Model confidence (mean pLDDT): 75 of 100. This is a predicted structure of a 146-nucleotide RNA (c-di-AMP riboswitch aptamer (ydaO/yuaA leader)) from Halanaerobacter jeridensis. The organism belongs to Halanaerobacter, within Bacteria.
[in-house]
RNA sequence: AUAUUUAAUCAGCCGAAUUUUAUAUUAUGUACGAUUCUAAUAUAAAAGCGGGGGAUCCACUUUUUGGGGCGAAUCCAAUUACUUGGUAAGGCUUUCCCUUUGCCUGAGCCCGUCAGCUAACUCCGUAGGCUUUUAAAAGGGAGGUA
Numbered sequence: 001a002u003a004u005u006u007a008a009u010c011a012g013c014c015g016a017a018u019u020u021u022a023u024a025u026u027a028u029g030u031a032c033g034a035u036u037c038u039a040a041u042a043u044a045a046a047a048g049c050g051g052g053g054g055a056u057c058c059a060c061u062u063u064u065u066g067g068g069g070c071g072a073a074u075c076c077a078a079u080u081a082c083u084u085g086g087u088a089a090g091g092c093u094u095u096c097c098c099u100u101u102g103c104c105u106g107a108g109c110c111c112g113u114c115a116g117c118u119a120a121c122u123c124c125g126u127a128g129g130c131u132u133u134u135a136a137a138a139g140g141g142a143g144g145u146a
Base pairs, nucleotide, nucleotide: 011131012130013129014128018047019046020045021044022043023042024041025040026039027038029037048126049125050124051123052122053121058116066114067111068110069109070108075086076085077084078083089105090104091103092102096141097140098139099138100137
């Protein structure tokens, strides 16, 4: 100096998945002391965000060819199969928006014979997985500062 791997911190990405309060436990935390401060974990509740069920009206009348929900993740062709190629759709940086180019994803899971829309009402979730690089250009707009 280069490459690879691991850990921590900061920052950032996909995603609804964040914040606050109370109680309990733990700490070789703290200038000294700790039921009292700080931090972490667990439980409970609330706010915010997200999803399901559910009238009138409207729509549909097609129910084993089962049907339906979350999600961007649907569909087509080839293949004995594994899988491959495309595709509806979606994501990523130039810390904002739009357009173009580039790169990437285009899965999986659940309900259990049952659910159209849907006010009131009601139920549920608030996880998990990644990054130190593949980044830029042009135009217009928004906002902020002087």